[in-house]
C1' cells in the first nucleotide's frame, strides 16, 4: 500500500500569501468561487478516535482536554448498483451493497 475493526443527518471561521479554479474519481443534477477557488501559513474554534481521570469491573458509563490525528458550505451535497414499496414514462424508502473520508491496529 494492502488489510481489520468503528463511525460518516450533529458540530465548528478570521486573517496572511495566492490568483482561477472548487464540492474525490467517472456521468448526470445541484451548487460554491474575483464581494477571491485550489493550495500553504498563522491564530481561533469543533470533536472527542487514540488519549487523561474516576466509576463499573473488562465491558460499559461520566467527567475532561494538555498531547498525536482529524475536521470548521451543501447529508460522504444529491443520484447511479442491489433490494422493497407505490397511484408506476417515473416516484418514494433514515435498507442495504459498493466506492470515499476519518481514527485505531496491521504489516
Nucleotide at each position: 500500500a494492502c488489510g481489520u475493526u468503528a463511525u460518516c443527518a450533529a458540530g465548528a471561521a478570521a486573517g496572511g500569501u495566492g490568483g482561477a479554479g472548487g464540492g474525490a474519481u467517472u456521468a448526470g443534477a445541484c451548487c460554491c468561487u474575483g464581494u477571491g477557488a485550489a493550495a500553504c501559513c498563522u491564530u481561533a474554534g469543533c470533536a472527542a478516535c487514540c488519549c487523561u481521570u474516576u466509576c463499573u469491573c473488562u465491558u460499559g458509563a461520566a467527567a475532561g482536554a494538555a498531547g498525536g490525528u482529524g475536521c470548521u458550505a451543501c447529508u460522504u451535497u444529491c443520484u447511479a448498483c442491489a433490494c422493497g414499496g407505490c397511484a408506476c414514462a417515473g416516484c418514494c424508502g433514515a435498507u442495504g451493497a459498493u466506492a470515499g473520508a476519518u481514527a485505531a491496529c496491521c504489516a
This is a predicted structure of a 107-nucleotide RNA (SAM riboswitch aptamer (S box leader)) from Aureitalea sp. L0-47. The prediction has a mean pLDDT of 83. Of the family's consensus pairs, 97% are formed in the model. It was read from a public genome assembly, where an Rfam model found it. Rfam family: SAM riboswitch aptamer (S box leader). Its family is annotated with regulation of gene expression in the Gene Ontology. Taxonomically the source falls in Aureitalea (Bacteria, Bacteroidota, Flavobacteriia, Flavobacteriaceae).